The RNA shown here (small-subunit ribosomal RNA) has 1539 nucleotides and comes from a Gammaproteobacteria bacterium. The coordinates come from a structure-prediction model, not an experiment, and the mean pLDDT is 85. The source organism's lineage runs through Bacteria, Pseudomonadati, Pseudomonadota and Gammaproteobacteria. It matches the Rfam family "Bacterial small subunit ribosomal RNA". Its family is annotated with ribosome and structural constituent of ribosome in the Gene Ontology.
RNA sequence: GAACUGGAGAGUUUGAUCCUGGCUCAGAUUGAACGCUGGUGGCAUGCUUAACACAUGCAAGUCGAGCGGCAGCGGGUCUAGCUUGCUAGAUGCCGGCGAGCGGCGGACGGGUGAGUAACGCGUAGGAAUCUACCGAUUAGUGGGGGACAACCUGGGGAAACCCAGGCUAAUACCGCAUAAGCCCUUCGGGGGAAAGCUGGGGAUCUUCGGACCUGGUACUAAUUGAUGAGCCUGCGUAAGAUUAGCUAGUUGGUGGGGUAAAGGCCUACCAAGGCGACGAUCUUUAGCUGGUCUGAGAGGAUGAUCAGCCACACUGGGACUGAGACACGGCCCAGACUCCUACGGGAGGCAGCAGUGGGGAAUAUUGGACAAUGGGGGCAACCCUGAUCCAGCAAUGCCACGUGUGUGAAGAAGGCCUUCGGGUUGUAAAGCACUUUCAAUGGGGAAGAAGUUUGUUCGUUUAAGAGAUGAGCAGAUUGACGGUACCCAUAGAAGAAGCACCGGCUAACUCCGUGCCAGCAGCCGCGGUAAUACGGAGGGUGCGAGCGUUAAUCGGAAUCACUGGGCGUAAAGCGCGCGUAGGCGGCUUGUUAAGUCAGAUGUGAAAGCCCCGGGCUCAACCUGGGAACUGCAUUUGAAACUGGCAGGCUAGAGUUCGGUAGAGGAAGGUGGAAUUCCACGUGUAGCGGUGAAAUGCGUAGAGAUGUGGAGGAACAUCGGUGGCGAAGGCGGCCUUCUGGGCCUGAACUGACGCUGAGGUGCGAAAGCGUGGGUAGCAAACAGGAUUAGAUACCCUGGUAGUCCACGCCGUAAACGAUGUCAACUAGCCGUUGGGUUCUUAAUGGACUUAGUGGCGCAGCUAACGCGAUAAGUUGACCGCCUGGGGAGUACGGCCGCAAGGUUAAAACUCAAAGGAAUUGACGGGGGCCCGCACAAGCGGUGGAGCAUGUGGUUUAAUUCGAUGCAACGCGAAACACCUUACCUGCUCUUGACAUCCUCGGAACGAUUCGGAGACGAAUUGGUGCCUUCGGGAACCGAGUGACAGGUGCUGCAUGGCUGUCGUCAGCUCGUGUCGUGAGAUGUUGGGUUAAGUCCCGUAACGAGCGCAACCCUUGUCCUUAGUUGCCAUCAUUAAGUUGGGGACUCUAAGGAGACUGCCGGUGACAAACCGGAGGAAGGUGGGGAUGACGUCAAGUCAUCAUGGCCCUUACGAGCAGGGCUACACACGUGCUACAAUGGUCAGUACAGAGGGCAGCGAAGCGGCGACGUGGAGCAAAUCCCAGAAAACUGAUCGUAGUCCGGAUUGGAGUCUGCAACUCGACUCCAUGAAGCUGGAAUCGCUAGUAAUCGCGGAUCAGCAUGCCGCGGUGAAUACGUUCCCGGGCCUUGUACACACCGCCCGUCACACCAUGGGAGUGGGUUGUACCAGAAGUCACUAGCUUAACCUUCGGGAGGGCGGUGACCACGGUAUGAUUCAUGACUGGGGUGAAGUCGUAACAAGGUAGCCCUAGGGGAACCUGGGGCUGGAUCACCUCCUAA
Repeated sequence: GAACUGGAGAGUUUGAUCCUGGCUCAGAUUGAACGCUGGUGGCAUGCUUAACACAUGCAAGUCGAGCGGCAGCGGGUCUAGCUUGCUAGAUGCCGGCGAGCGGCGGACGGGUGAGUAACGCGUAGGAAUCUACCGAUUAGUGGGGGACAACCUGGGGAAACCCAGGCUAAUACCGCAUAAGCCCUUCGGGGGAAAGCUGGGGAUCUUCGGACCUGGUACUAAUUGAUGAGCCUGCGUAAGAUUAGCUAGUUGGUGGGGUAAAGGCCUACCAAGGCGACGAUCUUUAGCUGGUCUGAGAGGAUGAUCAGCCACACUGGGACUGAGACACGGCCCAGACUCCUACGGGAGGCAGCAGUGGGGAAUAUUGGACAAUGGGGGCAACCCUGAUCCAGCAAUGCCACGUGUGUGAAGAAGGCCUUCGGGUUGUAAAGCACUUUCAAUGGGGAAGAAGUUUGUUCGUUUAAGAGAUGAGCAGAUUGACGGUACCCAUAGAAGAAGCACCGGCUAACUCCGUGCCAGCAGCCGCGGUAAUACGGAGGGUGCGAGCGUUAAUCGGAAUCACUGGGCGUAAAGCGCGCGUAGGCGGCUUGUUAAGUCAGAUGUGAAAGCCCCGGGCUCAACCUGGGAACUGCAUUUGAAACUGGCAGGCUAGAGUUCGGUAGAGGAAGGUGGAAUUCCACGUGUAGCGGUGAAAUGCGUAGAGAUGUGGAGGAACAUCGGUGGCGAAGGCGGCCUUCUGGGCCUGAACUGACGCUGAGGUGCGAAAGCGUGGGUAGCAAACAGGAUUAGAUACCCUGGUAGUCCACGCCGUAAACGAUGUCAACUAGCCGUUGGGUUCUUAAUGGACUUAGUGGCGCAGCUAACGCGAUAAGUUGACCGCCUGGGGAGUACGGCCGCAAGGUUAAAACUCAAAGGAAUUGACGGGGGCCCGCACAAGCGGUGGAGCAUGUGGUUUAAUUCGAUGCAACGCGAAACACCUUACCUGCUCUUGACAUCCUCGGAACGAUUCGGAGACGAAUUGGUGCCUUCGGGAACCGAGUGACAGGUGCUGCAUGGCUGUCGUCAGCUCGUGUCGUGAGAUGUUGGGUUAAGUCCCGUAACGAGCGCAACCCUUGUCCUUAGUUGCCAUCAUUAAGUUGGGGACUCUAAGGAGACUGCCGGUGACAAACCGGAGGAAGGUGGGGAUGACGUCAAGUCAUCAUGGCCCUUACGAGCAGGGCUACACACGUGCUACAAUGGUCAGUACAGAGGGCAGCGAAGCGGCGACGUGGAGCAAAUCCCAGAAAACUGAUCGUAGUCCGGAUUGGAGUCUGCAACUCGACUCCAUGAAGCUGGAAUCGCUAGUAAUCGCGGAUCAGCAUGCCGCGGUGAAUACGUUCCCGGGCCUUGUACACACCGCCCGUCACACCAUGGGAGUGGGUUGUACCAGAAGUCACUAGCUUAACCUUCGGGAGGGCGGUGACCACGGUAUGAUUCAUGACUGGGGUGAAGUCGUAACAAGGUAGCCCUAGGGGAACCUGGGGCUGGAUCACCUCCUAA
């Protein structure tokens, strides 16, 4: 600053992260449809499908001022009947006019989009054309003729209609004359038109019709304009190459024809051209454009309404007429269909407006009017007009309005929720006070009208007051819409709100129901009993006469990337060269002006978009002007750059001369070592092979060894991130031929260059063909092993093949997963070839160049990494990619002998597939370390009997829980009743238990009866406590309802508690730093420790929870204290009994002590470790308590608590009896044993820690004994339990089922208890089972430990082999960390993350889906060849016929009919191509619930994997050959970095 106003993202792959990449969403839009709902108006829009078929009506007529006329209507005149008047007839006389002749128009307007990939359309141009009506100009309009309709007569036909004869007019038709600025021409000439009609009229003439004059109009010829149309050209205009060759009038020329017009447009001849990778031809799809939708734009999609062009009119063909058509409402023919028919024959074409059927998800009235705008005809009035203008229907869209406004807290009622307090719906309603838009009723009431016509005034034309025309004046008159818009009045909040959503994306949350059901879902995903995700409700959010859904387009999507992407590992570099077209191209001079830039001109229709205005009350809508239309063309300039032309240069490129390294290639020759075979010698029993074996070879002499020979293949050492080559690849030595590279300095050419679609050559291994060769190796095959199996891995054999020659194949992880070429951009270190230079002339240094490696700055990268050999910064050219699977597959083409290669889809299906890196977890990966983990030991378990727990089974019940370690002598520290939860039976229902209310009563006790008892009935005793005298508290009984009660369910809704990894050494945080980020660092590293213990180092510095320590106990000493404990000294006794004592022991309070403190050594001057001294104790002294972050949805709803659900005369409560104690069996944990280190008997010693009043219970007495009796003492350092036992001493037994062992059973008892039957413990007598050391396997323990011995306690009336404690006696072994198990740290791989109990592959079986092949079958389209040939046109015509003109009257010219030929639609035959559908059967693919077989891959995945190839096999797969690292681990070599 008129016409600049503009660019947003999110969800989803993962445990998490970054990236790649697809899918999905939010936006806008629509000629829409569907669902629910619906008040008003305005403006728009309305068969997208069957170019399917159409009933009915209308959509193109008009002119009497062209003509002959008069069927019908009205009027007049005449005649007749007759009374005005009516009836009948005549009369074209008038208004007019059916039919006809004639003119103009039916080529416009209206519809549709089938066809068309084309000069069809768009845009810009061109020359060889026509153009009715219209405008302008010039000239003319003279004089004749013959017909044909109508009409009349006759005839045919059902009809449509037709035939014959006769009459007639014209602006119909035909000559003659005249004519040019017209046409033709051989330049002499020739040809060649017309029409009238109408208004008026002064003179003159008249046959009275007119002539004549004049105005208008029409007509003819010609020129020109305008308009419209035809033709040609440049450029633009869909997809497919799995369509690569197409073309015979084809391309051009000449002659001829034809057209309005150029032209192979047509024809004859001649030539052989023309088009095509800048995509011809073919196939499929499609009307094109202005515009429309979207988008920031560039683009993408689209082509309704409106406008321009084209094409079509039932399908195909054809011409006629005409200015214009090959003609929507014209004609002819063929075909299909429909209708009429008298069966002979006819009629028709809504893709005009309405309307019908049909199709479809779906699209309107058989309306009004020509009032306006426009069109046709006409002089005009006027007529016609389904064009148009209006109305009707539809929320189809856009716009506008309304459904009320204010006030109103008792925050009403109701609903919903609730933590029960309340909250919310909610000022919302009601109530009160107002308003009346819209709708309703009544009344008024425009604009859209311009014209037309009558009269009249003034001009023009004219002789004129005709007529025509122009400008006025005055009347009359024209509106479908429609009494519409608009205005006024009346009444009253009165008549007017829904739809979707509420897990995230995405604004909006609770309750109930349901219980992986029903259902939802755009993506992710919800639903398996507490669903904000399903259904309902309350509440909320969004939009609102609409709201959602579906479909479609653009956007977001930078997801085809011009703007604006990529290719090492994510999809993506051709295996490698040479090279054609093409693309791109060094320095310099001149010129040109194609590209480029600037100006001007023309065009880019209107509408639309945009800007500024205007009109409907606003808006939508309409309208004026402008801007824009980014384009194309013409023209004038500029000359830097690119291109063209001409000239020059040497830096790119190349050539020559001189050196030089090399497994570069081809051919020929030759050498030694080794394997194998053969012969011979020596020699004897094995050899060989493996994890271990066997097959195999060998006494017919192997293997071993020696000598000799044969033959083939490959070339150790040197050998090297060394060399050469474009890649594949190349390795003994010699010779010949041959390609390329590098270096030095000179000379020469003078841009000769780079890349490279097609093309062409080379191209490992395997494989194929032919012919050789074959020592070793070795697919297939055979045998032996392994194994559940073993079509494998291992072994023994072994054929193709491997080798050579020639010819194919053409692929590999053909890899640096990195195209070629060029330029630029820090360094350092190695190595190969060449050169220069310096000097100690050496095994040297410096520089340079061409290779080949390592690190690394900047930069790049998603990261890993790359980093002058780029994946950095740029340029040139080529190739390739666009989600995963299907699939590098099918079909088709090309190549190949084959195997196969190359090119290369779709349907369908999924929401991912993937890359890099991170943290974990895991590994039949690695390193370090620890633990009774192994090892070394000791003793057990597993065998027996019994005890106990569990499983199972049984049962009316065998209550429930615990189930790998971490359930199983566990909950249960005690099952006869009780407990008790289970079963059977009998009972109770406000309840056995709690609170509240009412009434009554003390409470409570006792007796009798019934009953199994619970319970029931009766009788009786008893009157309490406090008091303000009202009553109150506790208790009992009855009643009512709120409620109680539940060991019922859910430990996967929970709290609390507990187990386990694990007393393992770990787990984290703050700040900082690094990384895009997840994360890392710290916490890693070197040492050390029991320890993330400590030290050192260190982008980390600190801190927390754990470790340790603090606590208890035990081991030594000291102090204090001294009873119930103790007793050395002094007395005393039977006895620490007593006196006494505090010394000792002990008790229980407080202290000390141990800290690597000291010494030596090792170590890094550290931490620490080793040894030593001292010490009661030495390196956490022993033991205990103490359990980090977390894991296991671990255990427990039956300890307790608790949400939810469930039961309520029962799933609650009481009672009796039974069960938890069962018993073919299996397992766990124990006890006792199997004996002599023992049993039995007798005697003799020594503990500790506990417990005790409803208790422990002494002495004494009785009993064989359990025990009884007894009752002292003791609320305990006092008394009791209470004799400790093993041990020691002595005796006996003598290896045996025993003097071992004690189960079982019989008998007799004791004790507890209401009660020992089911079902207690103990005692005595008798009985005397299994068992003689326990298979595979497995457990505990490292010192006062194991083992062994007894004692105590809790629970408890009674009941202990269990559990918890106590002391006595008292060992063995540990080399060590290879292995098993568990754990910690570091590292590595990973396709795992529910984390290896992971993931995951293929066959087979079943179901469904799409698809390929398929004997074929049925359609569509189309090519070629041939037959055929309607209508029509053209040509010819000897038949027939013929008004105008000519005629010499004979005829001719010309025409018509007929005939023939050419072209040609439909149709037919044959043979191809292509496409669609279908097809027995068949191939693979995809998807499905938990199917079957194996285990291929991911870790070294248990044989590393993968690629190409060949063979084999149920399957994944296996094996051979070559290749790759996208292989772990260990070791070596080389190189680099740091010290």